[in-house]
Context: one part of a larger RNA
RNA sequence: CUGGGCGUAAAGCGUGCGCAGGCGGUUCGGAAAGAAAGAUGUGAAAUCCCAGAGCUUAACUUUGGAACUGCAUUUUUAACUACCGAGCUAGAGUGUGUCAGGAGGGAGGUGGAAUUCGGUGUGUAGCAGUGAAAUGCGUAGAUAUGCGGAGAACACUGAGAAGUGAAGGCAGCCUCCGGGAUAACACUGACGCUCAUGCACGAAAGCGUGGGGAGCAAACAGGAUUAGAUACCCUGGUAGUCCACGCUCCCAACGAUGUCAACUAGCUGUUGGGGCCUUCGGGCCUUGCAGCGCAGCUAACGCGUGAAGCUUGGACUGCUCGGGGAGUACGGUCGCAAGAUUAAAACUC
Numbered sequence: 001c002u003g004g005g006c007g008u009a010a011a012g013c014g015u016g017c018g019c020a021g022g023c024g025g026u027u028c029g030g031a032a033a034g035a036a037a038g039a040u041g042u043g044a045a046a047u048c049c050c051a052g053a054g055c056u057u058a059a060c061u062u063u064g065g066a067a068c069u070g071c072a073u074u075u076u077u078a079a080c081u082a083c084c085g086a087g088c089u090a091g092a093g094u095g096u097g098u099c100a101g102g103a104g105g106g107a108g109g110u111g112g113a114a115u116u117c118g119g120u121g122u123g124u125a126g127c128a129g130u131g132a133a134a135u136g137c138g139u140a141g142a143u144a145u146g147c148g149g150a151g152a153a154c155a156c157u158g159a160g161a162a163g164u165g166a167a168g169g170c171a172g173c174c175u176c177c178g179g180g181a182u183a184a185c186a187c188u189g190a191c192g193c194u195c196a197u198g199c200a201c202g203a204a205a206g207c208g209u210g211g212g213g214a215g216c217a218a219a220c221a222g223g224a225u226u227a228g229a230u231a232c233c234c235u236g237g238u239a240g241u242c243c244a245c246g247c248u249c250c251c252a253a254c255g256a257u258g259u260c261a262a263c264u265a266g267c268u269g270u271u272g273g274g275g276c277c278u279u280c281g282g283g284c285c286u287u288g289c290a291g292c293g294c295a296g297c298u299a300a301c302g303c304g305u306g307a308a309g310c311u312u313g314g315a316c317u318g319c320u321c322g323g324g325g326a327g328u329a330c331g332g333u334c335g336c337a338a339g340a341u342u343a344a345a346a347c348u349c
Stems, first nucleotide, its partner, number of pairs: 003321004007301002012317001014201004021194003025088006033081002035077008049065006091191001092188005097182003105177006111154001115150003119147004126137002163170002206247006215241002220236004258316003261311001263309001266292005272287006296303002322349003331342004
């Protein structure tokens, strides 16, 4: 480079935004860059190919032709792509309403239960724990029961095949700021899709500075168990978990399925949202979430109108090319560090 692929065999970047680039709806007119047709010039010879000739033949030599699929100039064509001009409304968007028992995000405020407390009252001998125990706590007054303080998390209602968000994720209640769906019109008039580099977000753990610290709990200590027990069980317990600001940028970051678009039987559930009709049983349209299933696809499993089907190869992008060595070494970039990212080879089977 060509080709086949990427749910599970190697392979979809964790997710979005987006410059360059690639691709791009519909009608009319223009010009003629790509494209197509013709003409002229050129495309050395040799080589290759075809038909002959010469060495007894062949290789070889040689004559003629064809070819050299190219380039330049010029004439013509105008369906397609690009370009210029003028339009259109089916893509995309804006406005006016409506809606959600929408955990979407951020900030501020607030509520009750539980837990705990060497704060404080009452009160007396045990409490706690386990398979059984012991360590542990308690006459310096525990456990229990009132009052008070603290931090963290939000039982039940309403909990799920639910909702919502780009993903990570998001759950007590109240107030203030985004997004989505839907109905009928009005408006803009291709403003679109994808996206290398780039930018932003990105669970948990971890790091820095300063707070906070009730419960839980790596490490650690003790008690058990055991042949041993650096564990499982028990009693304690520090980082951490929480908050603010700043880093880190990894995951089975999974639907192991990139984003966008057109098309291709049906059926069922839905107390997810909206609209219309109604004989109030329900039906229809739209947008979601789930379960089956035809055609088709698949190595099979399975997928199956939110496809893993189909599209002249739909458009663009990322990635893959035997196992190990290795997501490692070296170098670069980033990071306070931990490390992250980019990424080989020798050798070996």
The prediction has a mean pLDDT of 81. A computed fold for a 349-nucleotide part of an RNA from uncultured Bordetella sp., annotated as small-subunit ribosomal RNA, central domain. The organism belongs to Bordetella, within Bacteria. RNAcentral holds the full RNA, with entries from ENA.